Predicted 3D model of a 193-nucleotide RNA (SAM riboswitch aptamer (S box leader)) from Anaerolineae bacterium clx_CAG2. Rfam family: SAM riboswitch aptamer (S box leader). Gene Ontology term of the family: regulation of gene expression. Lineage of the source: Bacteria > Bacillati > Chloroflexota > Anaerolineae. The coordinates come from a structure-prediction model, not an experiment, and the mean pLDDT is 77.

RNA sequence: CUCUUAUCCAGAGAGGCGUAGGGACCGGCCCGAUGAUGCCUCGGCAACCAGGAGACUGGAGACUGGUAGAGCGGUAAAUUGGUAAACUGGUACAUUGGUGGCAUGCUCCCAAUCUACCAAUUUUCCAAUUUACCAAUCUACCUACUACCACCCCAUGGUGCCAAUUCCGUCAGCGAAAGCUGGGAGAUGAGAG
Numbered sequence: 001c002u003c004u005u006a007u008c009c010a011g012a013g014a015g016g017c018g019u020a021g022g023g024a025c026c027g028g029c030c031c032g033a034u035g036a037u038g039c040c041u042c043g044g045c046a047a048c049c050a051g052g053a054g055a056c057u058g059g060a061g062a063c064u065g066g067u068a069g070a071g072c073g074g075u076a077a078a079u080u081g082g083u084a085a086a087c088u089g090g091u092a093c094a095u096u097g098g099u100g101g102c103a104u105g106c107u108c109c110c111a112a113u114c115u116a117c118c119a120a121u122u123u124u125c126c127a128a129u130u131u132a133c134c135a136a137u138c139u140a141c142c143u144a145c146u147a148c149c150a151c152c153c154c155a156u157g158g159u160g161c162c163a164a165u166u167c168c169g170u171c172a173g174c175g176a177a178a179g180c181u182g183g184g185a186g187a188u189g190a191g192a193g
Stems, first nucleotide, its partner, number of pairs: 001193008013042005021031003026169003043162003048158003051153002057150003060146002065142006073134010084123003088119005094113005100107003166185001171182004
């Protein structure tokens, strides 16, 4: 010097040195020879950082455990539906064989085989529902834990501050006004470059 972030309507003065301006800039308004601003000494204010304590205050957080609920998914059983296969029974066609008949190549009946359809049973697979078990994960609560934040303590160290709200305003918005809100600039702390 730059950047980030928090705060800026509270609070707190004596002595000495020194001499003319000072309150950052600009405009106001103030302070100042009854000695300001500044510097030094002492005193004080506040609590930003550092420091301390605390798990019987609030928040936050992770792991473990427990309770209750939900629950992806998986396993098993039951029911229903579908698919496929096997077997049994029935019907129909065809072929072969047998008996009988006659009009001698046709027919009745019986048996076997093949094919098609129907029905029952069993089994495989698939889907749905229900029940039981396991269970990723989620929610709520409880127990135990962590000093991360707040709250609390101190004024020991690093700062800061001790006329007037940063004295008020400046830029933007709202408003009739008083005024309010935000921004900019500035100051201080903490952190970084």